[in-house]
RNA sequence: GCCACUUUAGCUCAGUAGGUAGAGCAGCUCAUUCGUAACGAGCAGGUCGCCGGUUCGAUCCCGGCAAGUGGCUCCA
Numbered sequence: 001g002c003c004a005c006u007u008u009a010g011c012u013c014a015g016u017a018g019g020u021a022g023a024g025c026a027g028c029u030c031a032u033u034c035g036u037a038a039c040g041a042g043c044a045g046g047u048c049g050c051c052g053g054u055u056c057g058a059u060c061c062c063g064g065c066a067a068g069u070g071g072c073u074c075c076a
Stems, first nucleotide, its partner, number of pairs: 001072007010025004019056001027043004049065005
């Protein structure tokens, strides 16, 4: 330098032929217990990496950029 993939909640990951997003763990509350843990019930938590474009509408489609992972190649 080239190619491919990834980027979504604090963490690990889903998600949709475009119609304003979910799980598990973690956190908080309640219940249970002599008490703690576990189990149970509930709550909260997101500008879906950034900037543009298309569209009535974009997490999803298109372009650019950034970061990460893997592969290939060249030079010294």